Background:
This is a predicted structure of a 104-nucleotide RNA (SAM riboswitch aptamer (S box leader)). Its mean pLDDT, the model's own confidence on a scale to 100, is 84. Rfam family: SAM riboswitch aptamer (S box leader). Rfam's curators write: The SAM riboswitch is found upstream of a number of genes which code for proteins involved in methionine or cysteine biosynthesis in Gram-positive bacteria. Its family is annotated with regulation of gene expression in the Gene Ontology.
């Protein structure tokens, strides 16, 4: 890296460094010298995992092993459908992604 399953509408600093960039792509929109991005420190969270009930489903408690800390996965991309003369918005799914677990 494929594959396969689960979840993505909640949550999480008025900190310390660095010093131009970020938000997966594209297309809009945002974010940012009132300090982004990474790093450190805090923090959230419970997917693995530990322990405790249970016949099991399941559930509690804790936080090792990841993960996460703008904006619904920031919004749309691909199909149905529905409003509107029209610009255009709505709803549903899937596509893509991000994340954990598994399989070789």
């Nucleotide at each position: 890296g494929c594959c396969u399953u689960a979840u993505c509408a909640a949550g999480a600093g008025u900190g310390g460094u660095c010093g131009a960039g970020g938000g997966a792509u594209a297309g809009g929109c945002c974010c940012u010298a009132u300090g982004a991005c990474g790093c450190c420190c805090g923090g959230c969270a419970a997917c693995c995992u530990g322990c405790a009930a249970a016949a099991a489903a399941u559930c509690g408690c804790a936080a090792g092993g990841u993960g996460c800390c703008a904006a619904u996965u920031c919004c749309u991309a691909c199909a149905a459908g529905g409003a509107g003369c029209a610009a255009u918005c709505c709803u549903u799914g899937a596509a893509a992604g991000a994340u954990g677990a598994g399989c070789g």